Predicted 3D model of RNase P RNA and transfer RNA as a complex of 420 nucleotides. Model confidence (mean pLDDT): 76 of 100. Rfam match: Bacterial RNase P class A. Gene Ontology terms of the family: dimeric ribonuclease P complex, tRNA processing and ribonuclease P activity. The family's RNA type in Rfam is ribozyme.

RNA sequence: AGAGUAAACUGAAUAGUCGCAUAUACAUAGUAUAUGAGGAAAGUCCGGGCUCCAUAGAGCAAUGAUGCUAGAUAACGUCUAGUGAGGGAGACCUUAAGGAAAGUGCAACAGAAAAUAAACGCCGUUAUAGUAGACGGUAAGUGUGAAAAGGUGAGGUAAGAGCUCACCGCCUAUAUGGUGACAUAUAGGGUCAGUGUAAACCCCAUCAGGAGCAACGCAAAACAAGGACAUAAGACUGCUCGUCGGUUCCUAAAAACAAGCGGCUAGAGAUAUGUAGUGAUACAUAUUCGAGAUAAAUGACUAUUUUAAAAGACAGAACCCGGCUUAUAGGUUUACUCUAUAC
RNA sequence: GCGCCUGUAGCUCAGCAGGAUAGAGCGUUCGCCUCCUAAGCGAAAGGCCGCGCGUUCGAAUCGCGCCAGGCGCGCCA
Repeated sequence: AGAGUAAACUGAAUAGUCGCAUAUACAUAGUAUAUGAGGAAAGUCCGGGCUCCAUAGAGCAAUGAUGCUAGAUAACGUCUAGUGAGGGAGACCUUAAGGAAAGUGCAACAGAAAAUAAACGCCGUUAUAGUAGACGGUAAGUGUGAAAAGGUGAGGUAAGAGCUCACCGCCUAUAUGGUGACAUAUAGGGUCAGUGUAAACCCCAUCAGGAGCAACGCAAAACAAGGACAUAAGACUGCUCGUCGGUUCCUAAAAACAAGCGGCUAGAGAUAUGUAGUGAUACAUAUUCGAGAUAAAUGACUAUUUUAAAAGACAGAACCCGGCUUAUAGGUUUACUCUAUAC
Repeated sequence: GCGCCUGUAGCUCAGCAGGAUAGAGCGUUCGCCUCCUAAGCGAAAGGCCGCGCGUUCGAAUCGCGCCAGGCGCGCCA
């Protein structure tokens, strides 16, 4: 200098004028003061808080999610650190990564055969003048396919073959290291005959009670009763119980068309420092805080500063948090790798 | 807020317990028929199966993530 890898930040600030929303004060037709969107407020894909229902019931039957190890956390399908596998020259990246010898299914076309292999071929016996043929052995070779029954070499044989041997792979056991996944070493095994697929059914292990702020609570307002039936509707995944619940249907009447108040924003909060830890994170101390609307406010203009440029990225809270996923113009920083050149 | 469904040719739909070179009707274009048109007959074109990533030998079909469109449900008294 070029080409990359990983991580993080930023997404203008201040002042004034006009306007909007909320709170507080004055004491009201208003005035003053303070505050007023995000890193994703989004998708609603997970996990919790909170609220109500029997605190999560019994029996039978199902359903969903997760799936290497250890840890973090309120919890998680999230995160951290590792292990194995795969990719890259490297920094580094990816990984839904239990079980196929519990069982069932599937593997189109091609091919003899798609899982108790044998068409061609090779070899032996028989037969024959010689072929063809018949019986048997075999799996090295041919060919098909995504996949063909461990691989390479040597010995061996009628021909061959883990038939035997060496090395590699595979399986088992033991030892060592590690909390563990696992790694390494040694020994043994050729009955190492059983391929792939579980994001096919399924099996195993673990977890999950249901519904959701349209949860739920309070207050206010109106009315007129009559008749019939039997123990309802509804909720608790399905069925049978059980529990809660406290009444269904018909006729007639009243109120309303969904409004008011609470829930509602100080919280698993933010920042800084220190300690422990590789880290996620935890603990301690100090400082600090201010949307809360309900058809929905958060806007516009001017000036100055900073900036390469003030311009124009994605985008607008609706009970609240922790994550994940997706969108995001431009700019900035840190650490590291490879290549080339120069010193 | 909660639950669910659908995207396949210009339009309406099949196919979706994996094995295809993705079909059907209408429409479009061309030809035949007719003096001409319609009808009729014959042929052709037209699709990355909404987008992306994965699982698998193989994906319209299975899994995940997005995008677009649509449907249903309540409380208070």